[in-house]
Formats: sequence, C1' cells, structure tokens
RNA sequence: GGGCGCAUAGCUCAGCGGUUAGAGCACAGACCUUAUAAGUCUGGGGUCGCUGGUUCGAAUCCAGCUGCGCCCA
Repeated sequence: GGGCGCAUAGCUCAGCGGUUAGAGCACAGACCUUAUAAGUCUGGGGUCGCUGGUUCGAAUCCAGCUGCGCCCA
C1' cells in the first nucleotide's frame, strides 16, 4: 500500500428499514438470613465509534473518516 471483517450499557453479545433499543453477567435498593453467600423482586445506566447521504422513517442501507483484528504484498 491492497483486500476482508468488527465497532450497540461497565463486560460479553443479540437486535427483518417502522410504536418505547434488549439479554446475560456486573452495579444499587428491597425481601429472605443472626450475618454473608445463594435465591426472589424492583431499579439505574446507551447521544448504537464520528461526519455526511438515501428514505415519510436509519442501530440497520450507501459513502468517507477513526480505531481494532485477520490475510496479501
């Protein structure tokens, strides 16, 4: 330098272009317990990497950029 893939909650990841973006773990509170752990219930937490474009409507499609990984040179 060229090609491919990935970027969504603190972590690991889901998420046909359509009402409010979700799960598990983690975190906080309540219940339970002498207490802790386990268990049950509830809750907080996201400008969906950035900038544009397409569309009535974009996490999702397109382009560029940034970062990371793999392959080729």
Transfer RNA from a Pseudomonadota bacterium, 73 nucleotides, folded computationally. NCBI's taxonomy places the organism under Bacteria, Pseudomonadati, Pseudomonadota.